[in-house]
Notes
The prediction has a mean pLDDT of 78. A computed fold for an 81-nucleotide RNA from a Deltaproteobacteria bacterium, annotated as c-di-GMP-I riboswitch aptamer. The sequence was found by an Rfam model in a public genome assembly. The organism belongs to Myxococcia, within Bacteria. It matches the Rfam family "c-di-GMP-I riboswitch aptamer". Rfam describes the family as follows. GEMM was predicted in a large-scale screen for bacterial structured RNA regulatory elements.
RNA sequence: UCCAGACAAAGCUAAACCCAUCGUAAGGUGGGGGCGGAAAACUGCGGGUCUCUGUUUAAGAGAGAUGGCCGGGUCACCUGG
Numbered sequence: 001u002c003c004a005g006a007c008a009a010a011g012c013u014a015a016a017c018c019c020a021u022c023g024u025a026a027g028g029u030g031g032g033g034g035c036g037g038a039a040a041a042c043u044g045c046g047g048g049u050c051u052c053u054g055u056u057u058a059a060g061a062g063a064g065a066u067g068g069c070c071g072g073g074u075c076a077c078c079u080g081g
Base pairs, nucleotide, nucleotide: 002081003080004079005078012037013036017032018031019030020029021028022027035068041074042073043072045071046070047069048066049065050064051063052062053061
């Protein structure tokens, strides 16, 4: 540097749901919880999905949300080869 993730070890993260709080909303944050995860780490760059706004016959547009939907980019733990 590359490949793999069966067993093991050290740790990590935390779905639904509940409580508090912020937001018009999607949703965010903190606590409980634990469905899962070997990139479920970071990044909204491309696509998807969702929310709001106003326009339109419609297509579409603008502002947002999602990294635990996919692709791209960046960096990285353990074990084995």